[in-house]
């Protein structure tokens, strides 16, 4: 220079032949306990890397960027 992955919740990730954003741990509530911890219960939190297109309707399908990892020169 080419190329091919991969970018969703504080953390690891799920979810793509287009149709309501999700789980674990975490973090707060409340129960249990003389207290902690462990278990239990509820509950907060994501404009889905950015920016444009397609479309009724996009995390998802096109395009340009950013940034990470690989392969090649």
């Nucleotide at each position: 220079c080419g190329g091919c992955u991969c970018a969703u919740a504080g953390c690891u990730c799920a979810g793509u032949a287009g149709g309501c954003a999700g789980a674990g741990c975490a973090c707060g509530u409340g129960a249990c306990u003389c207290u902690u911890a462990a278990u239990c219960u509820c509950g907060g939190g994501g404009u889905c890397g950015a920016g444009g297109g397609u479309u009724c309707g996009a995390a998802u399908c096109c395009c340009u960027c950013u940034g990470a990892g690989c392969c090649g020169a």